[in-house]
RNA sequence: CUAUUUUAAUCGCUUAGUUCUAUGUUUAUACUAGAAGCGGGGGACCCAUUUUUUUGGGGCGAAUCUGAAUUUACUAUGGGUGAAUUCGGUAAGGUUACCCUUAACCUGAGCCCGACAGCUAACCUCGUAAGCGUUCGAAAGGGAGUAG
Numbered sequence: 001c002u003a004u005u006u007u008a009a010u011c012g013c014u015u016a017g018u019u020c021u022a023u024g025u026u027u028a029u030a031c032u033a034g035a036a037g038c039g040g041g042g043g044a045c046c047c048a049u050u051u052u053u054u055u056g057g058g059g060c061g062a063a064u065c066u067g068a069a070u071u072u073a074c075u076a077u078g079g080g081u082g083a084a085u086u087c088g089g090u091a092a093g094g095u096u097a098c099c100c101u102u103a104a105c106c107u108g109a110g111c112c113c114g115a116c117a118g119c120u121a122a123c124c125u126c127g128u129a130a131g132c133g134u135u136c137g138a139a140a141g142g143g144a145g146u147a148g
Stems, first nucleotide, its partner, number of pairs: 001148005011133004018036005024031001037128006047118001054115001056116001057113004065089011092107005098143005
């Protein structure tokens, strides 16, 4: 200086959600149990809060807050409040296959506890699921590595 950065692979992504061992069954997986790793909850002193008391309160998670329209319930029928649906915005979060920054493209849900929980050492306890993508790729700058 030039080229190059998995290119269908027991490859990669979101997530705590992975690995190992044993028994029974078995072609093998899966299931069950245990362990390690990772993650969550409860739980003292001290500190913090003075705030719960149906206006209930709280937890997991990035997923909070909010505008408009339509429908509907209550109502003194003007209006207001609540619920549902739709279209937007937004706190916050993810990916773009070495890293960082731009830029682009997406998510911005859902579920649980059950009258009750601030933090919190010891201690106690729970989870280890589910789903998705593909190179014929939107990329750019810088750095690092590899090859010549």
Predicted 3D model of a 148-nucleotide RNA (c-di-AMP riboswitch aptamer (ydaO/yuaA leader)) from Natroniella acetigena.
Its Rfam family is "c-di-AMP riboswitch aptamer (ydaO/yuaA leader)". The family has 106 seed sequences and 7,607 matches in Rfam 15.1.
The sequence was found by an Rfam model in a public genome assembly.